[in-house]
RNA sequence: GGGCCGGUAGCUCAGCCUGGUAGAGCAGCGGACUUUUACCGGCGAAGGCCGGGAGAAAUCCGAAGGUCGCGAGUUCAAAUCUCGUCCGGCCCA
Repeated sequence: GGGCCGGUAGCUCAGCCUGGUAGAGCAGCGGACUUUUACCGGCGAAGGCCGGGAGAAAUCCGAAGGUCGCGAGUUCAAAUCUCGUCCGGCCCA
């Protein structure tokens, strides 16, 4: 120098071929419910029993979170098509 693949939410990715509401899982946040603990109260001679119970954990629900790497073009409409460019990986020279 040339070619190919990739860049989309904090993270991992789908969506691109075939243009038409930007999504999933995880994480974080809020809530519900259940279980359980420190602890508190009461009772008891003790073992212990009864009640409450921050926090934590399981499950479920909800909301929020994006210049779709960047710029331009085509189009009524671009994450998607075209051109340029940046970054990462691989290959060729």
Transfer RNA from a Candidatus Woesearchaeota archaeon, 93 nucleotides, folded computationally. Its mean pLDDT, the model's own confidence on a scale to 100, is 84. The sequence was found in a public genome assembly. Lineage of the source: Archaea > Nanobdellati > Candidatus Woesearchaeota. It matches the Rfam family "tRNA".